[in-house]
Predicted 3D model of a 791-nucleotide part of an RNA (large-subunit ribosomal RNA, domain II) from a Chloroflexota bacterium. It matches the Rfam family "Bacterial large subunit ribosomal RNA". The organism belongs to Chloroflexota, within Bacteria. RNAcentral holds the full RNA, with entries from ENA. The coordinates come from a structure-prediction model, not an experiment, and the mean pLDDT is 82.
Context: one part of a larger RNA
RNA sequence: GCCGGCGAGUUACUCUCUGUGGCGAGGUUAAGCCAGUGACAGGCGGAGCCGUAGCGAAAGCGAGUCUGAAUAGGGCGAAUUGGUCGCAGGGAGUAGACACGAAACCGAGUGAUCUACCCAUGGCCAGGGUGAAGCGAAGGUAAUGCUUCGUGGAGGCCCGAACCCGUCACAGUUGCAAAUGUGUGGGAUGAGCUGUGGGUAGCGGUGAAAUGCCAAACGAACUCGGAGAUAGCUUGUUCUCCCCGAAAUAGCUUUAGGGCUAGCGUCACGCGUUUAGUGUCGGAGGUAGAGCACUGGAUCGGCUAGGGGGCUUACCGCUUACCAAACCGAACCAAACUCCGAAUGCCGAUACUCCAGAGCGUGACAGUCGGACUGCGGAAGAUGAGUUUCGUAGUCGAGAGGGAAAGAGCCCAGACCGCCAGCUAAGGUCCCCAAGUCUAGGCUAAGUGGGAAAGGAAGUGGGAUUACUCAGACAUCCAGGAGGUUGGCUUAGAAGCAGCCAUCCUUUAAAGAGUGCGUAACAGCUCACUGGUCUAGUGAUCCUGCGCCGAAAAUGUAACGGGGCUAAAGCCUAGCACCGAAGCUGCGGGAGGUCGGGGAUUGGUAAACUGGGAAUUGGUAAACUGGUAAAGUGGGGAUUGGUGUCUUGGCAAUCAAUUCAUCAACUACCCACCUACCAACUUACCAAUCUACCAACUACCAAUCUACCAACCUCGGUAGGGGAGCGUUCUGUCCAGCUGAGAAGGUAGACCGCGAGGACUACUGGAGCGGGCAGAAGUGAGAAUGCCGGC
Numbered sequence: 001g002c003c004g005g006c007g008a009g010u011u012a013c014u015c016u017c018u019g020u021g022g023c024g025a026g027g028u029u030a031a032g033c034c035a036g037u038g039a040c041a042g043g044c045g046g047a048g049c050c051g052u053a054g055c056g057a058a059a060g061c062g063a064g065u066c067u068g069a070a071u072a073g074g075g076c077g078a079a080u081u082g083g084u085c086g087c088a089g090g091g092a093g094u095a096g097a098c099a100c101g102a103a104a105c106c107g108a109g110u111g112a113u114c115u116a117c118c119c120a121u122g123g124c125c126a127g128g129g130u131g132a133a134g135c136g137a138a139g140g141u142a143a144u145g146c147u148u149c150g151u152g153g154a155g156g157c158c159c160g161a162a163c164c165c166g167u168c169a170c171a172g173u174u175g176c177a178a179a180u181g182u183g184u185g186g187g188a189u190g191a192g193c194u195g196u197g198g199g200u201a202g203c204g205g206u207g208a209a210a211u212g213c214c215a216a217a218c219g220a221a222c223u224c225g226g227a228g229a230u231a232g233c234u235u236g237u238u239c240u241c242c243c244c245g246a247a248a249u250a251g252c253u254u255u256a257g258g259g260c261u262a263g264c265g266u267c268a269c270g271c272g273u274u275u276a277g278u279g280u281c282g283g284a285g286g287u288a289g290a291g292c293a294c295u296g297g298a299u300c301g302g303c304u305a306g307g308g309g310g311c312u313u314a315c316c317g318c319u320u321a322c323c324a325a326a327c328c329g330a331a332c333c334a335a336a337c338u339c340c341g342a343a344u345g346c347c348g349a350u351a352c353u354c355c356a357g358a359g360c361g362u363g364a365c366a367g368u369c370g371g372a373c374u375g376c377g378g379a380a381g382a383u384g385a386g387u388u389u390c391g392u393a394g395u396c397g398a399g400a401g402g403g404a405a406a407g408a409g410c411c412c413a414g415a416c417c418g419c420c421a422g423c424u425a426a427g428g429u430c431c432c433c434a435a436g437u438c439u440a441g442g443c444u445a446a447g448u449g450g451g452a453a454a455g456g457a458a459g460u461g462g463g464a465u466u467a468c469u470c471a472g473a474c475a476u477c478c479a480g481g482a483g484g485u486u487g488g489c490u491u492a493g494a495a496g497c498a499g500c501c502a503u504c505c506u507u508u509a510a511a512g513a514g515u516g517c518g519u520a521a522c523a524g525c526u527c528a529c530u531g532g533u534c535u536a537g538u539g540a541u542c543c544u545g546c547g548c549c550g551a552a553a554a555u556g557u558a559a560c561g562g563g564g565c566u567a568a569a570g571c572c573u574a575g576c577a578c579c580g581a582a583g584c585u586g587c588g589g590g591a592g593g594u595c596g597g598g599g600a601u602u603g604g605u606a607a608a609c610u611g612g613g614a615a616u617u618g619g620u621a622a623a624c625u626g627g628u629a630a631a632g633u634g635g636g637g638a639u640u641g642g643u644g645u646c647u648u649g650g651c652a653a654u655c656a657a658u659u660c661a662u663c664a665a666c667u668a669c670c671c672a673c674c675u676a677c678c679a680a681c682u683u684a685c686c687a688a689u690c691u692a693c694c695a696a697c698u699a700c701c702a703a704u705c706u707a708c709c710a711a712c713c714u715c716g717g718u719a720g721g722g723g724a725g726c727g728u729u730c731u732g733u734c735c736a737g738c739u740g741a742g743a744a745g746g747u748a749g750a751c752c753g754c755g756a757g758g759a760c761u762a763c764u765g766g767a768g769c770g771g772g773c774a775g776a777a778g779u780g781a782g783a784a785u786g787c788c789g790g791c
Stems, first nucleotide, its partner, number of pairs: 001791006011095013026050003032044003054061002064076004098236002101233001105226006116200009125190001127159003130155001134151006163187003168183004202218001204214003211220001239725006249262005263368002265365007273356001274358001276353008289340001290338002295334003299330004304324001306323002308320004371396010401412003416589004421585003427579003430563003436576001438575006449565001455549002459546010477532004482506003487501003512527001516525002590715005596709002598706009610695003615689008625679005632673005639665006647657003726780001728777008737769002745764005751758002
């Protein structure tokens, strides 16, 4: 590097909105419990929560309440309604919260086998040289000192191996080696080198000090943990199709490459022409321009205070080629001047046009806050910048196509798809290269065209004015160009011609007191001016078209894209034709939206009919209930009286009250049954009425849906919003699906679908797999200097 696999918006809870479902002034259960074969399902459980009333800080009051002195005003409410509980989705919050990524911080430990220093105990330093102190002897001295000769063997002494170090050079630099090799070099009895054992630990140690060293990266070691630290930053973020489609601005921000709100986008619901353009009408305004009436600036002239200079001077004055306010005249300048003053733009009204992916409101979801260039109006800058900064419009951004040779921002023009059809735009039509070597009339000679200024020039075309001119101009040639006079001055000289002043007169066809050269000064040459010759135009000035010079750069013509182009293939004017784009048209096809039609569903209305059906009326029948009447049968039985008994009151009683039991009247009365009549109700059937109701049907209206038909409109697109789908794994259910007569997977193929994808067939393969409808997700890979594996 390639290939394969893995690899990033998840989950929990809370809130909010949308869709959908249940119930509805209510909705709902939580923990827990019961029960159960099921990822099941089911039944209890009303605690609690939300809603049903608000207002006030509160006490509190209550469709009101708060403020207030208020019965005022005002604020928030009510007047009306709709809530709540699930499920799914969008969004928010809290959690690591889309994924990967720090440098760091803290804690607890592990390290002095490397290295720094220290401690203890050992080891090592060939050979050679030098020759300190001391000592001895001799000499010498009064004695020392001293001198000489020996002896001696000191030293962070000398030379130089081992050993230690690492100066310089070269090699090495995917090395022999994550620090080496070769040569050279420094120390080598010392602050020497070295073995072994031990000590000092990170907010620390050690350091002859370099922030050095502390186990091959030390301004604070390493390991593990807090820990998925945090990262307003960088990178990456995985299938398809359809609709719409931004922003790079404002305000605030320890804010400026981040954020919040607004602006601009999308979606839903609502309002419905309110939007926009144009016409008309009505407004506000102080820009462009202009002006000088104000405020200032600034020039000339006049006039005239004042000042300066001069004269005079006791005071007063006089004068002035000086300066100069105010004033007058003339002519100017201004973002912070205005006596004036547009065009546009803006606001309002109204009419018309237009139905635009217009406008407005509410809610949900964003993205955007680095913009770029071009034209126009400004500012800053140097009326510099591919500069900076505003306003305004366009394009790019997010826009393909054609043109400008090439080219984000310029010109033309907005790409749904297809076509071996047509017309045009900008721009082009000699060849490269599609289309005119087109038509008519001019210009240019410079390859101008095809880079450039001030400035310069008998380039050339057009126009205008003016002068001279057949009474002969302009140019050439021939001739003249004189005299006073060498004008005066100045000067050494100054004679037309150094300079100053003057610049007359005469003769003439004409001739300057002299245009230039020249001389020391003269001289000389020449010009102006004149005649002749010649013969017809010749000068000057201004405006203007196209050209010329001005014009020097680094690889190679190289400043038309190239070839090449000259009555053009350049420039100007007029005209006709053609080419030319994804523009427009034609034909075919697709998608979205709207209107209409068809269809479906629902609701309403109307009439008739059918069925159901209740109701009403009438009739019949039955049952039941109630009432009345009399008798019968059965049951109960108040009440009164008698007897016994209990309790209380009372001194007591045969008194009073009370409880219970019992006897008699087979009583009144009540209940049930039976019979008759009446009434009501119920049921069944029949008939009628058809009013209400239900169903079906017909017609009309409305709403919603629609995969069908047609018309019209639309379909570039980044951030982003919305919609519809494909595929993968697993679960439920159905097909009581497929499969050794061959599953999955693989290879190939001319089929289907807009696409994601899906079939079918053959071969391979050799044991599992699919389709429909739902559900749940570890659900889609090309990128993250991604991770793992293979090559």